Notes:
This is a predicted structure of a 350-nucleotide part of an RNA (small-subunit ribosomal RNA, central domain) from an uncultured prokaryote. Its mean pLDDT, the model's own confidence on a scale to 100, is 87. RNAcentral holds the full RNA, with entries from ENA.
Context: one part of a larger RNA
RNA sequence: CUGGGCGUAAAGCGCGCGUAGGCGGUUUGUUAAGUCGGAUGUGAAAGCCCCGGGCUCAACCUGGGAAUUGCAAUUCGAUACUGGCCAACUAGAGUACGAGAGAGGGAGGUAGAAUUCCAUGUGUAGCGGUGAAAUGCGUAGAUAUGUGGAGGAAUACCGGUGGCGAAGGCGGCCUCCUGGCUCGAUACUGACGCUGAGGGGCGAAAGCGUGGGGAGAAAACAGGAUUAGAUACCCUGGUAGUCCACGCCGUAAACGAUGUCUACUAGCCGUUGGGAGACUUGAUUUCUUAGUGGCGCAGCUAACGCAAUAAGUAGACCGCCUGGGGAGUACGGCCGCAAGGUUAAAACUC
Numbered sequence: 001c002u003g004g005g006c007g008u009a010a011a012g013c014g015c016g017c018g019u020a021g022g023c024g025g026u027u028u029g030u031u032a033a034g035u036c037g038g039a040u041g042u043g044a045a046a047g048c049c050c051c052g053g054g055c056u057c058a059a060c061c062u063g064g065g066a067a068u069u070g071c072a073a074u075u076c077g078a079u080a081c082u083g084g085c086c087a088a089c090u091a092g093a094g095u096a097c098g099a100g101a102g103a104g105g106g107a108g109g110u111a112g113a114a115u116u117c118c119a120u121g122u123g124u125a126g127c128g129g130u131g132a133a134a135u136g137c138g139u140a141g142a143u144a145u146g147u148g149g150a151g152g153a154a155u156a157c158c159g160g161u162g163g164c165g166a167a168g169g170c171g172g173c174c175u176c177c178u179g180g181c182u183c184g185a186u187a188c189u190g191a192c193g194c195u196g197a198g199g200g201g202c203g204a205a206a207g208c209g210u211g212g213g214g215a216g217a218a219a220a221c222a223g224g225a226u227u228a229g230a231u232a233c234c235c236u237g238g239u240a241g242u243c244c245a246c247g248c249c250g251u252a253a254a255c256g257a258u259g260u261c262u263a264c265u266a267g268c269c270g271u272u273g274g275g276a277g278a279c280u281u282g283a284u285u286u287c288u289u290a291g292u293g294g295c296g297c298a299g300c301u302a303a304c305g306c307a308a309u310a311a312g313u314a315g316a317c318c319g320c321c322u323g324g325g326g327a328g329u330a331c332g333g334c335c336g337c338a339a340g341g342u343u344a345a346a347a348c349u350c
Base pairs, nucleotide, nucleotide: 004321005320006319007304008303012318014202015201017199021195022194023193025089026088027087029085030084031083033082034081035078036077037076038075039074040072041071042070049065050064051063052062053061054060092192093189094188095187096186097184098183099182100181104178105177106176107175108174109173110172111155116150117149118148119147120146121145122144126137127136163170164169207248208247209246210245211244212243216242221237222236223235224234259317260316261315262314263313264312267295268294269293270292271291272290273289274288275287276286277285278284279282299306300305323350324349325348332343333342334341335340
């Protein structure tokens, strides 16, 4: 090394793109590298094993054989499979054409409701808040109510185990730019494919830098309560940040705690998008396809459960695990403005 595993016990990289590599559809021919067979050479002797011989036997000594499962830049063959080469194919993959759905992304504009603030009218003694209160606001006229204005942020209802996206994620309406997906019937290309160590890209929230913005809510902070205390829960305030632009950070229970791709394996019920058919033309029904849910057989599983969206049956490739603590830490490297991230031990101990 060969093993066994990765939904919940340790273990799937947060996600996709893609380099090397690994693996790769159907058919003919050719080659003979892998593969298989024969020959030759070699594989020292002793020892082990088998058949004999010699010491009275044995141990021991000795003759012959077998074995030495291996190796060869040697030679002659085999050609199913794998590989190389030539040619061809269309079932994988893709392109064209015609339709379709969608909070997919980016930019600009715009609408209404609500909160807050400002001005002003009406109006008068309270308002607010709680378990109860108090801090707080209010006769310098608040709360309430009418009118006008300012500004920021978010888009009720529709709204849905509904939709879209690789993931993070995406929700008023309109316009522009733009990615992907599905369905249908033909035509075309002709294996162009799958995975993917490194690499480079995207990546919630918080946080950081520069400059704006700041309504509401709100870490920190202040005060009031509660309490034995209350550095909390509750209340009154309130700054960063939350918003925008550009640049960093690169982490999450980044979860389906389930890597990607392909094929196969009972059924039943819902739902979203598309296509086709049937008649009784309907709030109808059947088939099919791509999603998305509920149940359930076989099978699997330690059990829970999973069950065509598999955790079933197989294949390809990558990642990861190997008792608990020490520790996702120290040291070193790389990255970062910093915060820190990433890679990642040992002593010791149970």